[in-house]
RNA sequence: GUAGGGAGGCGGGAAGCUAGAGGUUUCCCUCACCGCAAACCCCCUUUAGGCGGGCCGUAUGCCGGUCGUGUUGCUUGCAUGCAUGUCGGGCCCACGCCAAAGCGUCGAGGUCUUGCCUUCAGUGGCGGUCUCGCGCAUGAACCGGGCCAGGCCGGAAGGAGCAACCCUAAGUACGCGCGGCUGUGCUCUGGAGAUACAGGGCUGAGCAGAGGCGUGACAAACCCGGCGUGCUUGCAUGCGGCUAGGUCGGCUCCUGC
Numbered sequence: 001g002u003a004g005g006g007a008g009g010c011g012g013g014a015a016g017c018u019a020g021a022g023g024u025u026u027c028c029c030u031c032a033c034c035g036c037a038a039a040c041c042c043c044c045u046u047u048a049g050g051c052g053g054g055c056c057g058u059a060u061g062c063c064g065g066u067c068g069u070g071u072u073g074c075u076u077g078c079a080u081g082c083a084u085g086u087c088g089g090g091c092c093c094a095c096g097c098c099a100a101a102g103c104g105u106c107g108a109g110g111u112c113u114u115g116c117c118u119u120c121a122g123u124g125g126c127g128g129u130c131u132c133g134c135g136c137a138u139g140a141a142c143c144g145g146g147c148c149a150g151g152c153c154g155g156a157a158g159g160a161g162c163a164a165c166c167c168u169a170a171g172u173a174c175g176c177g178c179g180g181c182u183g184u185g186c187u188c189u190g191g192a193g194a195u196a197c198a199g200g201g202c203u204g205a206g207c208a209g210a211g212g213c214g215u216g217a218c219a220a221a222c223c224c225g226g227c228g229u230g231c232u233u234g235c236a237u238g239c240g241g242c243u244a245g246g247u248c249g250g251c252u253c254c255u256g257c
Stems, first nucleotide, its partner, number of pairs: 001257005008056003011029005019045002022042002033053004061251007070242005076236004081231010093216006102207002109203007117193006124186001125184006132177004137172002144167003152159002
């Protein structure tokens, strides 16, 4: 030099799965040899896909630098949302001060009184229930009484006697009355309370107050804000991991002739 072959290679990141690697799967950057099987999965074991074909094999391999794409970890800061803790304020309550509109000698406010209202007790009314009494009705076919057709007994006189009918007992039903208990959107009387409203008597000049400020109080919930902690999401910053692709440098097996 020529021919043939070997190792190795012919994209990467994240998720998921796994003890772990790779693949099938999903997403992304991207466009990069082909075929077959693979999610209750396929295939391997730190030299970590398998089978078959094709191509490169001094490079389409290996190592390093650089540019650069994508992705990812951590730090810090900001924002967002959630949870939690704490602090302050509000809400709520009481009091004081200021005070708009308004009312007021055609009477503010106060006080007394009455009504209305609440509650308690009592009287009565009404209702319910119970006991007792009375009245009326009913009530004996499962052992009451009366009268007893038929039938039965008797020579007869007569006798006993079923049913029907009548009466009554206990009982049942209704009504009335005395009483007990109980209930009450009722009446009346009395006590206590409340005081919004209304009437009246006395007195005679203030009343009331949206809102604001202050003080006190403030258990919980709720609202607003500050701070702390944890987590979610987003953005930015800094430092790292892996890395498509470009580029630079270096390295690399055997055999025949």